[in-house]
RNA sequence: UUAUAAAGAAAGGCGGAGGGAUUAGACCCGAUGAAGCCUUAGCAACCCUUUUUUCUGGAAACUCAGUUAAAAGAAGGUGCUACAUUCUACCCAUUAGGAAAGAUAA
Numbered sequence: 001u002u003a004u005a006a007a008g009a010a011a012g013g014c015g016g017a018g019g020g021a022u023u024a025g026a027c028c029c030g031a032u033g034a035a036g037c038c039u040u041a042g043c044a045a046c047c048c049u050u051u052u053u054u055c056u057g058g059a060a061a062c063u064c065a066g067u068u069a070a071a072a073g074a075a076g077g078u079g080c081u082a083c084a085u086u087c088u089a090c091c092c093a094u095u096a097g098g099a100a101a102g103a104u105a106a
Base pairs, nucleotide, nucleotide: 001106002105003104004103010040011039012038013037014036018029019028020027023089024088025087026086041081042080043079046077047076048073049072050071051070052069055066056065057064085101090098091097
C1' cells in the first nucleotide's frame, strides 16, 4: 500500500487471577480454573498446488514467461479455533452506510 472480517473450527498438560488490543461507558468470560507456555486435533483458503481459461510479450512451431477468470485441492508458509474486530464513541436523519484505530495476509 492493497485485500479481508456477523461464516468456520477445542481437547489435554503445566500454570494460578485475571481476560475480551488501547481510553471511557456498557455487556460478558473466568476457582466447574483467566492470561501465558507446551502437546495434539481442527477451521479457513491469504500465500500455495492441479486443471481449464483470457490477454500480453518473445518464437516458424512445439512451447516458454507473465497475466485474467473459473473449478477442485490442502503437502507446505502464516493465521485462527467465546461473544460482530463483543457493542457504543467520530461523520451521518438512521439500528443502514462510512471513517479512524487495531488485527491478519500478501
RNAcentral holds the sequence, with entries from MGnify.
SAM riboswitch aptamer (S box leader) from uncultured Lutimonas sp., 106 nucleotides, folded computationally.
The coordinates come from a structure-prediction model, not an experiment, and the mean pLDDT is 82.
The organism belongs to Lutimonas, within Bacteria.